A computed fold for a 154-nucleotide RNA from Chthoniobacter sp., annotated as SAM riboswitch aptamer (S box leader). The sequence was found by an Rfam model in a public genome assembly. Rfam family: SAM riboswitch aptamer (S box leader). Rfam links the family to the GO term regulation of gene expression.
[in-house]
RNA sequence: CUUUCAUCAAGAGUGACCGAGGGUUCUGGCCCGUUGAAGUCACGGCAACCGCCCGAUGCUUUGUUCGCAAAGCGUCGGGGACCAGGUGCCAAAUCCAGCUCGGAUUGCGCAUCGCGGCGAAUAGCUGCGGGGCGCCGCCCGGGGAAGAUGAGAG
Numbered sequence: 001c002u003u004u005c006a007u008c009a010a011g012a013g014u015g016a017c018c019g020a021g022g023g024u025u026c027u028g029g030c031c032c033g034u035u036g037a038a039g040u041c042a043c044g045g046c047a048a049c050c051g052c053c054c055g056a057u058g059c060u061u062u063g064u065u066c067g068c069a070a071a072g073c074g075u076c077g078g079g080g081a082c083c084a085g086g087u088g089c090c091a092a093a094u095c096c097a098g099c100u101c102g103g104a105u106u107g108c109g110c111a112u113c114g115c116g117g118c119g120a121a122u123a124g125c126u127g128c129g130g131g132g133c134g135c136c137g138c139c140c141g142g143g144g145a146a147g148a149u150g151a152g153a154g
Stems, first nucleotide, its partner, number of pairs: 001154008013043005021032003026098004044090003049086002052079012094146001099143005105137001107135004112130007
């Protein structure tokens, strides 16, 4: 760097140095910041991905008294995290949206249906009601894209 899988609404900050930006990038919004951003260091903490412990289970190999046992590689469930390891993280959902799908709804527009009024009228105007379609806005939800972290593979 590429790729696979899992997770991403919970949780957890003080001090020192430094000095103007920061929330990954772009756009829009919103927010944090001289009562000190980012960064670095020290200490503290959170969590439980890997590792660890317990139980169940699949495959392979070896042994076998043919019941099974051991080891390796996985899968599922649980545990604690003091002794104790590898990472990660410690404003706001990954701060929110952008692409797409569904639902709900205000307004506007279009055509249409039913009942009625004016009218000579199958013209036209008009009142009330019904559902349909489209657009803008707002709300709710699913997916996608991008990203972050971990574990594995190349």